[in-house]
Context: one part of a larger RNA
RNA sequence: UUGGGCGUAAAGCGUGAGCAGGCGGCCGUUUAAGUUUGAAGUCAAAUCCAGGGGCUUAACCCUUGUUCGCUUUAAAAACUGAAUGGCUAGAGUACGAGAGAGGUAUGCGGAAUUCCAAGUGUAGCGGUGAAAUGCGUAGAUAUUUGGAGGAACACCAGUGGCGAAGGCGGCAUACUAGAUCGAUACUGACGCUCAGUCACGAAAGCGUGGGGAGCAAAUAGGAUUAGAUACCCUAGUAGUCCACGCUGUAAACGGUGAGAACUAAGUGUCGGGGAGACCCGGUGCUGAAGCUAACGCAUUAAGUUCUCCGCCUGAGGAGUACGCACGCAAGUGUGAAACUU
Numbered sequence: 001u002u003g004g005g006c007g008u009a010a011a012g013c014g015u016g017a018g019c020a021g022g023c024g025g026c027c028g029u030u031u032a033a034g035u036u037u038g039a040a041g042u043c044a045a046a047u048c049c050a051g052g053g054g055c056u057u058a059a060c061c062c063u064u065g066u067u068c069g070c071u072u073u074a075a076a077a078a079c080u081g082a083a084u085g086g087c088u089a090g091a092g093u094a095c096g097a098g099a100g101a102g103g104u105a106u107g108c109g110g111a112a113u114u115c116c117a118a119g120u121g122u123a124g125c126g127g128u129g130a131a132a133u134g135c136g137u138a139g140a141u142a143u144u145u146g147g148a149g150g151a152a153c154a155c156c157a158g159u160g161g162c163g164a165a166g167g168c169g170g171c172a173u174a175c176u177a178g179a180u181c182g183a184u185a186c187u188g189a190c191g192c193u194c195a196g197u198c199a200c201g202a203a204a205g206c207g208u209g210g211g212g213a214g215c216a217a218a219u220a221g222g223a224u225u226a227g228a229u230a231c232c233c234u235a236g237u238a239g240u241c242c243a244c245g246c247u248g249u250a251a252a253c254g255g256u257g258a259g260a261a262c263u264a265a266g267u268g269u270c271g272g273g274g275a276g277a278c279c280c281g282g283u284g285c286u287g288a289a290g291c292u293a294a295c296g297c298a299u300u301a302a303g304u305u306c307u308c309c310g311c312c313u314g315a316g317g318a319g320u321a322c323g324c325a326c327g328c329a330a331g332u333g334u335g336a337a338a339c340u341u
Base pairs, nucleotide, nucleotide: 003313004312005311006310007295008294012309014200015199016198017197021193022192023191025087026086027085028084029083030082031081033080034079035076036075037074038073039072040071041070042069049065050064051063052062053061054060090190091187092186093185094184095182096181097180102176103175104174105173106172107171108170109153114148115147116146117145118144119143120142124135125134161168162167205246206245207244208243209242210241214240215239219235220234221233222232257308258307259306260305261304262303265286266285267284268283269282270281271280272279273278290297291296314341315340316339323334324333325332326331
C1' cells in the first nucleotide's frame, strides 16, 4: 500500500532476443466502441442524504425530493479506439568508404621458465629480517651447444579500441556478427518496452577422455611464536590448459534498467566527413542552470518530462525453514513465520 522511493540510507533482474500485454509520428475521410450532452424507463418498502414539520429537546416519528448505477433512445465528433487513403521527420533496406584485442576454426613464430643429453668448470648453490628444511664431489649452481614439452604473448599499449553483458591483446589465413561516416535512391510507422519464455553468461566447481612447463588450494617439512592448524621459506597434489557435456553464481559495479525529447559553455582523445568554419558518432575531464540529506551529478544527468519493465517498505531471525522446480553433486531459483528488539 490510490503515498513515497531505488549512485552511497531498503530497493535496477548479470546481459540480450522476444510472444502476450502496455504505450506509440504527421495530414485527410468514415464510423461512433470509449468520451460528452439531452430525454425516457428503472432504481420495492424501510434505511442513507438534503429541505420542511411533530413529540419541551434529542434519540424517534411524519412528509417532500434528489443522486449513483443500469437499460433504451436522440445528438456531438475535439481526443482515444476501429476502418480506409496518403506523407516522411521515427525505424529499416540498398550503395560507397574507412576503423576495431568483436566471435569461431586452423596453422605458424620468437623471448622466457623447466626438464633431458653433451662440453667447460669446482665447491658450493638456494633461500631469509636472520635462518633452516632443500639441492650439490654419484659433480650441483654458473656457462656453451643441441633437443623435448606445456603455457602465456614483453615492447607497441593509451582515463586508446571492440563487444549486449560476461569479456577480448604475438602473427597469418578462412568463415562470420555488429557499429560508424558519406551521399543519394527505396520501403512507408514496419516503432519502444516487455510478465512468462528462450539464449548467452568471469572465476571456482562437477562428469568423460586427453595434457601437464610454470604457478599452486590441500598436504609434508623448515622457520617464527606462549601457541602458529597462519603470515615467511623448501617441496608439492587437485586445479590452472584442450575437447565435449553440466553448473548459472560474483563488489556480474557506473553499486546508476531500456527507449525518446528538451536544457550554457570550455578542453583532451578515438573513428568518419569537410577547402575551412565546423558537422556526425564514441570515450574522458572541468564546469552553467537545475537537482541532491550531503557527497556529488551535470547533453554519456543523479536536471526537466513521457512510455514500458524490474524492485523496496525498520533491525535481527534469514537469503534460513518448509514446499516446489532445476542439478550427477556442490548447490541454485523461488522464499516465510514464531520469537526478540
Predicted 3D model of a 341-nucleotide part of an RNA (small-subunit ribosomal RNA, central domain) from an uncultured bacterium. RNAcentral holds the full RNA, with entries from ENA and SILVA. The coordinates come from a structure-prediction model, not an experiment, and the mean pLDDT is 86.